[in-house]
Molecule: TPP riboswitch aptamer (THI element)
Organism: Meiothermus rufus DSM 22234
RNA sequence: CUUAGUCACCGGGGGUGCUUGCAUCGUGUGCAGGCUGAGAGAUACCCUUGGAACCUGAUUCGGUUAGCACCGACGUAGGAAGUGUGACACGGGCCUUGG
Numbered sequence: 001c002u003u004a005g006u007c008a009c010c011g012g013g014g015g016u017g018c019u020u021g022c023a024u025c026g027u028g029u030g031c032a033g034g035c036u037g038a039g040a041g042a043u044a045c046c047c048u049u050g051g052a053a054c055c056u057g058a059u060u061c062g063g064u065u066a067g068c069a070c071c072g073a074c075g076u077a078g079g080a081a082g083u084g085u086g087a088c089a090c091g092g093g094c095c096u097u098g099g
Base pairs, nucleotide, nucleotide: 001092002091005088006087007086008085009084010082011048012047013046014045016042017035018034019033020032021031022030023029024028054079055078056077060073061072062071063070
């Protein structure tokens, strides 16, 4: 000097499903639970190009379940939001001095 990474701050992106009961009844909505998960509408969680956070493909395919992106394939597919600021720092490079 540089930097994977970690933390903090600022900016930006994203998802919010299935199911049970009650209320209401016009059909959806609201409330209280259950399942998975980081997160199922929290001002929280996750992701931010070294990008599987998330979207399309997809009313997809296989498995599983009470049911569901619940698990996997698809996926070296196509998209998708900061080479932000500061601190620490594995390691790397250069210069100088001493042995």